The RNA shown here (transfer RNA) has 74 nucleotides and comes from a Nanobdellia archaeon.
The coordinates come from a structure-prediction model, not an experiment, and the mean pLDDT is 84.
It matches the Rfam family "tRNA".
[in-house]
RNA sequence: GGGCUUGUGACUCAGCCUGGUAGAGUGCUCGACUGAUACUCGAGAAGUCCACAGUUCAAAUCUGUGCAGGCCCA
Numbered sequence: 001g002g003g004c005u006u007g008u009g010a011c012u013c014a015g016c017c018u019g020g021u022a023g024a025g026u027g028c029u030c031g032a033c034u035g036a037u038a039c040u041c042g043a044g045a046a047g048u049c050c051a052c053a054g055u056u057c058a059a060a061u062c063u064g065u066g067c068a069g070g071c072c073c074a
């Protein structure tokens, strides 16, 4: 220098192909249970989906550029 791939709550990931309400598990907070913990159960908070631009009635999703991580080629 070239190609591919990944980027979504604190963490690990799904959702993207086929645009239409942003989700799960763990963790966190509160409550129930207990003599008190743990386990279990119930409820809740937490994301402007890496950035910018474009297309569209509508973008996490499609397109372009850039940034960061990973892999391969040179």
Base pairs, nucleotide, nucleotide: 001073002072003071004070005069006068007067010026011025012024013023020057028044029043030042031041032040050066051065052064053063054062